[in-house]
Context: one part of a larger RNA
RNA sequence: AUGGGUGAGUAACGCGUAAGAACCUGCCCUUGGGAGGGGAAUAAUCCUGGACAGGCGGUGGAAACUACCAAGCUGGAGUACGGUAGGGGCUGAGGGAAUUUCCGGUGGAGCAGUAAAAUGCAUUGAGAUCGAAAAGAACACCAACUGCGAAAGCACUCUGUUGGGCCGACACUGACACUGAGUGAUGAAAGCUAGGGGAGCAAAUGAGAUUAGAGACCCCAGUAGUCCUAGCCGUAAAUGAUGGAUACUAGGUGUUGUGCGACUUGACCCAUGCAGUGCUAUAGCUAAGGCAUUAAGUAUCCCACCCAGGGAGUACGUUCGCAAGAAUGAAACUC
Numbered sequence: 001a002u003g004g005g006u007g008a009g010u011a012a013c014g015c016g017u018a019a020g021a022a023c024c025u026g027c028c029c030u031u032g033g034g035a036g037g038g039g040a041a042u043a044a045u046c047c048u049g050g051a052c053a054g055g056c057g058g059u060g061g062a063a064a065c066u067a068c069c070a071a072g073c074u075g076g077a078g079u080a081c082g083g084u085a086g087g088g089g090c091u092g093a094g095g096g097a098a099u100u101u102c103c104g105g106u107g108g109a110g111c112a113g114u115a116a117a118a119u120g121c122a123u124u125g126a127g128a129u130c131g132a133a134a135a136g137a138a139c140a141c142c143a144a145c146u147g148c149g150a151a152a153g154c155a156c157u158c159u160g161u162u163g164g165g166c167c168g169a170c171a172c173u174g175a176c177a178c179u180g181a182g183u184g185a186u187g188a189a190a191g192c193u194a195g196g197g198g199a200g201c202a203a204a205u206g207a208g209a210u211u212a213g214a215g216a217c218c219c220c221a222g223u224a225g226u227c228c229u230a231g232c233c234g235u236a237a238a239u240g241a242u243g244g245a246u247a248c249u250a251g252g253u254g255u256u257g258u259g260c261g262a263c264u265u266g267a268c269c270c271a272u273g274c275a276g277u278g279c280u281a282u283a284g285c286u287a288a289g290g291c292a293u294u295a296a297g298u299a300u301c302c303c304a305c306c307c308a309g310g311g312a313g314u315a316c317g318u319u320c321g322c323a324a325g326a327a328u329g330a331a332a333c334u335c
Base pairs, nucleotide, nucleotide: 076176077173078172079171081168082167083166084165088162089161090160092158093157094156095139099135100134101133103131104130105129106128110121111120147154148153191232192231193230194229195228196227200226201225205221206220208218243302244301245300246299247298248297251280252279253278254277255276256275257274258273259272261270284291285290309334310333317328318327319326320325
């Protein structure tokens, strides 16, 4: 006090419910017509306009870039010259240790094997030991995050032959360069074909153990294979899990090859260049681990490749292969 609460009162104002009448009025749905108005109004058609940007053609010009033509240069690249290291490749010889087998001697009971055993070998003489012979395969020490090679890879010694690299001087050529789809060559081990070879090792296989079982681990045997020659296969965690090329960007410390300076009788040490190969570390980079002049830093060029996990490197097709398989390579579906 206009809000809230409480009390009294029923005269009035007023209020609630139901029915009816009169009058007045509102709302909703809806038919036809409708002046006029409205809209993010305009698809076709018609009228008007022909801007900016862009396209095409013609003509004239410029020459920086790009392309082409011609000439030149030496820095990239290559050739020649002088050196040099290497387990680079191929080929042919030679060697010793070990292993196994066979022959002979000595000798006489076990040997071998395992956690323990057994299978196995052995009195028709093993194992052990000595001597002679044969065979095949692999090369101890040196040997080192050392070397060489495009990678795979390459190590006993020597001969023959051959490829590549690096360094040094600067003689020559004068951009001859880089990358590389496709193509071609090479490509561990295993595997395949043919012929050899076959000591050791050893998938498969047999036997003994272990065990619930043991198709395994352990043991005794043992065939392909492993080795050589001629072909095929063409794959690997084929890895630095890091494509190739060029340039630039602090250091320190080993080592390999090769120069140079200084010193020295000479070697070493010291300083320094190039080419490899390691460790460590700054800037920078990275999700981090880490990388860091041998980049995973800063840039450029070329190639290859990637787009969630499974399905699936599967299916289908094609190519290759003697085969085994290789190469290429999806989808449905599911989460």
Model confidence (mean pLDDT): 82 of 100.
This is a predicted structure of a 335-nucleotide part of an RNA (small-subunit ribosomal RNA, central domain) from Paspalum saurae.
It matches the Rfam family "Bacterial small subunit ribosomal RNA". Its family is annotated with structural constituent of ribosome and ribosome in the Gene Ontology.